[in-house]
RNA sequence: UGAGGUGGACGGGCGACCGCCUGAGUUGAUUUUUCAGCUCCGGAGGAAAGUCCGAGCUCUCUCGGAAGGAUGCCCGCUAACAGCGGGGCGGGGUGACCCGACGGACAGUGCCACAGAAACAUACCGCUGCACGGCAGUAAGGGUGAAAAGGUGAGGUAAGAGCUCACCGCGGCGUUGGAGACAACUCCGGACAAGGUAAACCCCAUCUGGAGCAAGGCCUAAUAGGGGUAGUAAAGGUUCCGAGCCUUACCCGGGUUGGCCGCUUGAUCCUUUCGGCAACGGAAGGGCUAGAUAGAUGGUCGCCACUCUGGUUUAUUUCAGAGAACAGAACUCGGCUUACAGUCCACCUCAAGCU
RNA sequence: GCCCCCAUCGUCUAGGGGCCUAGGACGCAGCCCUUUCAAGGCUAAAACCGGGGUUCGAAUCCCCGUGGGGGCA
Numbered sequence: 001u002g003a004g005g006u007g008g009a010c011g012g013g014c015g016a017c018c019g020c021c022u023g024a025g026u027u028g029a030u031u032u033u034u035c036a037g038c039u040c041c042g043g044a045g046g047a048a049a050g051u052c053c054g055a056g057c058u059c060u061c062u063c064g065g066a067a068g069g070a071u072g073c074c075c076g077c078u079a080a081c082a083g084c085g086g087g088g089c090g091g092g093g094u095g096a097c098c099c100g101a102c103g104g105a106c107a108g109u110g111c112c113a114c115a116g117a118a119a120c121a122u123a124c125c126g127c128u129g130c131a132c133g134g135c136a137g138u139a140a141g142g143g144u145g146a147a148a149a150g151g152u153g154a155g156g157u158a159a160g161a162g163c164u165c166a167c168c169g170c171g172g173c174g175u176u177g178g179a180g181a182c183a184a185c186u187c188c189g190g191a192c193a194a195g196g197u198a199a200a201c202c203c204c205a206u207c208u209g210g211a212g213c214a215a216g217g218c219c220u221a222a223u224a225g226g227g228g229u230a231g232u233a234a235a236g237g238u239u240c241c242g243a244g245c246c247u248u249a250c251c252c253g254g255g256u257u258g259g260c261c262g263c264u265u266g267a268u269c270c271u272u273u274c275g276g277c278a279a280c281g282g283a284a285g286g287g288c289u290a291g292a293u294a295g296a297u298g299g300u301c302g303c304c305a306c307u308c309u310g311g312u313u314u315a316u317u318u319c320a321g322a323g324a325a326c327a328g329a330a331c332u333c334g335g336c337u338u339a340c341a342g343u344c345c346a347c348c349u350c351a352a353g354c355u
Numbered sequence: 356g357c358c359c360c361c362a363u364c365g366u367c368u369a370g371g372g373g374c375c376u377a378g379g380a381c382g383c384a385g386c387c388c389u390u391u392c393a394a395g396g397c398u399a400a401a402a403c404c405g406g407g408g409u410u411c412g413a414a415u416c417c418c419c420g421u422g423g424g425g426g427c428a
Base pairs, nucleotide, nucleotide: 001351002350003349004348005347006346007345008344009343010342012304013303014302015301016300017299018298020043021042023040024039025038026037027036028035029034045326049337050336052335053334054333055332056331057212058211059210060209061244062243063242064241065240068208069207070206071205072204073087074086075085076084077083088102089100090099091098092097103203104202108201109200110197111196112195124142125141126138127137128136129135130134150168151167152166153165154164155163169192170189171188172187174185175184176183177182216261217260218259219258226252227251228250229249230248235247236246237245257428268287269286270285271284272283273282274281275280306323307322308321309320310319311318356427357426358425359424360423361422362421365381366380367379368378373411384398385397386396387395404420405419406418407417408416
């Protein structure tokens, strides 16, 4: 200098004017209550999004069970998790590093199209022998397929073959190391146990009721008059079954369509420090940071900063024009995933060149 | 805001791992029939919402998006 990898930060700034929302103060009107004006403080995000997981909170009559659902190498973190950290194993990359739904296919069942002789049990061509229109042996070689009873070499044989042997692979006992997943080593096994598929059913282990702030509670208003279904052993009581307990239950149509709470102080944020490889946890000090309810956070102008284009210049010197993403709170947190113009920082890798 | 469901020719649909090069009906186009139109007959074109994964193999199974529909005081 070029090409990359990992982690993190930011997501324009300042000022003026006109507006919007919450709260506090104040003035005026008003019987209450409410309305209007003025002043001050505060007013979107890294994803507020998708609603994919996990919780808090609230309701659902009690207990038990089943079904269903979820997770799936090990250890740890956490309120919890399908998340995160570290490690193991496998795969990719020259490398920094990245990726992995990564338990079980001798518990059982299903499926494996076409091709092929045969798809889990067999022999089409071939090879060999014989008593030869056939019978027996064989699984080396050919051929089919995604997949056909491990590979290389030697011995052996009628021809062959783990038939025998050596090495590799595979499986098992043991020892050692490790907290564990697992790794290394010795020994043994050729009756090496005869495919794949579990994001097919399933088995094993662990976890798990259901619904969701339009939950739910309070005040006020309304609940006039109706229709239908099931009914004394049924129906309902937040999936299903059983037991107990309680109660008429459900649908259509009509009426009311206002306010308050929940509602923002929380597994909270910032700084320092301690423990830990880390995720994270502890301690001390400091801070308060949106709460709308048809839904506020916007617009215009000026200056500066950034990018691009054109002219100019020794020069990013100066002038003019244009551009600036994804997106927007609605009970609240912890994560994941997806979208995103552009900028900055730290560490690391590879290649080339120079000193 | 919260919770569900769905996506296959222009429209309505079948198909739920291989027989799918995706079938049917209506519609559209061409030809035949008719003096002409309709009806009828024959033929043709026309689709798995997008991306990734599992598998030998995906419209179908799984994940992430996109679009549409429904319910809830």

This is a predicted complex of two RNAs, RNase P RNA and transfer RNA, with 428 nucleotides together. It holds a member of the Rfam family "Bacterial RNase P class A". Its family is annotated with dimeric ribonuclease P complex, ribonuclease P activity and tRNA processing in the Gene Ontology.